[in-house]
RNA sequence: GCAGCAAGCCAGGCAACCGUUGGCGAUCGUUUCCGCCAGAGGAAAGUCCGAACUCCGCAGGGCAGUGCGCCGGGUAACGCCCGGUCAGGGUGACCUGAAGGACAGUGGCACAGAAAACACACAGCUGACGCUCGUGACGCAGGCCUUCGGGCCUGCCUCGAGCAAGCAAUGGUGAAAAGGUGCGGUAAGAGCGCACCGCGCCCGUGGCAACACGGGUGGCAGGCAAAACCCCGCACGGAGCAAGGCCAAAUAGGGAGGCGACAGGACGGCCCGUCCGAUGCCUCCGGGUAGGCCGCUCGAGCCCGUCAGCGAUGACGGGACCAGAGGAAUGGUUGUCGCCCUGAAAAGGGAACAGGAUUCGGCUUACGGCCGGCUGCGGCG
Numbered sequence: 001g002c003a004g005c006a007a008g009c010c011a012g013g014c015a016a017c018c019g020u021u022g023g024c025g026a027u028c029g030u031u032u033c034c035g036c037c038a039g040a041g042g043a044a045a046g047u048c049c050g051a052a053c054u055c056c057g058c059a060g061g062g063c064a065g066u067g068c069g070c071c072g073g074g075u076a077a078c079g080c081c082c083g084g085u086c087a088g089g090g091u092g093a094c095c096u097g098a099a100g101g102a103c104a105g106u107g108g109c110a111c112a113g114a115a116a117a118c119a120c121a122c123a124g125c126u127g128a129c130g131c132u133c134g135u136g137a138c139g140c141a142g143g144c145c146u147u148c149g150g151g152c153c154u155g156c157c158u159c160g161a162g163c164a165a166g167c168a169a170u171g172g173u174g175a176a177a178a179g180g181u182g183c184g185g186u187a188a189g190a191g192c193g194c195a196c197c198g199c200g201c202c203c204g205u206g207g208c209a210a211c212a213c214g215g216g217u218g219g220c221a222g223g224c225a226a227a228a229c230c231c232c233g234c235a236c237g238g239a240g241c242a243a244g245g246c247c248a249a250a251u252a253g254g255g256a257g258g259c260g261a262c263a264g265g266a267c268g269g270c271c272c273g274u275c276c277g278a279u280g281c282c283u284c285c286g287g288g289u290a291g292g293c294c295g296c297u298c299g300a301g302c303c304c305g306u307c308a309g310c311g312a313u314g315a316c317g318g319g320a321c322c323a324g325a326g327g328a329a330u331g332g333u334u335g336u337c338g339c340c341c342u343g344a345a346a347a348g349g350g351a352a353c354a355g356g357a358u359u360c361g362g363c364u365u366a367c368g369g370c371c372g373g374c375u376g377c378g379g380c381g
Base pairs, nucleotide, nucleotide: 001377002376003375004374005373008370009369010368012337013336014335015334016333017332018331020039021038022037023036024035025034041353045364046363048362049361050360051359052358053240054239055238056237065236066235067234068233069232070084071083072082073081074080085099086097087096088095089094100231101230105229106228108224109223122171123170124167125166126165130163131162132161133160134159136157139156140155141154142153143152144151145150179197180196181195182194183193184192198220199218200217201216202215203214204213205212206211244294245293246292247291254285255284256283257282258281259280264276265275266274267273302319303318304317305316306315307314308313339350340349341348342347
């Protein structure tokens, strides 16, 4: 210098003027006016997880369903974070991982291929042991014939062909084919035997553990997929601040009390009387709409420091009070300083993503810059 890895931090400062939301003060009071103070983010976003809080539900237990799943730790909790283990990727700094169980059971594996799982045998190799046929230089054994020179037959044996049979090394298919490499061995082969590697089991050592390392032992279980159903373990009730609560004009229905004409009913033979009593009227309760108020911001929070811890984080001490609107404020202009770029200078230009709405802890996504560190390669001294 180029390429890359990973951590931390910032998100312009100040002043003036204009504007705006909330609070406090002033004022008899107030919506105006005046003064003072305060007024978005690292993601306020997506609403994907986990909680607080609120209401509803709930004896206890189970089924179903959903989520999570190496080990240890952190946390109020988590599917988050930290530290490890293992696996994978990268030359490396470093990064990634839904990482329990496939002899509990059921099912699946396209195409190709002989075969996709109780392994198989397409091409191919062998054809040892065994059978059949053929062959025959020499030889061996037996039998028959003989003119005694020998001849013929059978078997062993040699070679060839075929069959039965053996094999899984080689080829071919596939994402995947029942360990890999080498030597021996064999008719050809093969964990058939051996060495090393791999795998299973046992023991030891280290570690809280996941696991690692070492030794012994067994020629060696059986593919993949559980992000197929499933099994095992753990967790989980639902809805959400438009939750929910308080005050309360109005309205409907409701309750209590009072009045209660005429008529009616009950008691009664009749009258008087007593009781009941529709509709209606009045008062009160209640109801809950408009509206107002609470919830609402002091909080598992923030800043600084010390200590413990590799770290996530925790403990202790000190400090500050830091948006709470509800049609929705937090803005604009100018100057100056700082930062970046261009430029010799003067000067000019640039500054991203984006904005609360009950509140926290995370994750994810969007996005500008600064600083230090580390890795690889190259150059110069």
A computed fold for a 381-nucleotide RNA from a Vicinamibacterales bacterium, annotated as Bacterial RNase P class A. Taxonomically the source falls in Vicinamibacterales (Bacteria, Pseudomonadati, Acidobacteriota, Vicinamibacteria). A source record names the gene rnpB. It matches the Rfam family "Bacterial RNase P class A". The family's RNA type in Rfam is ribozyme.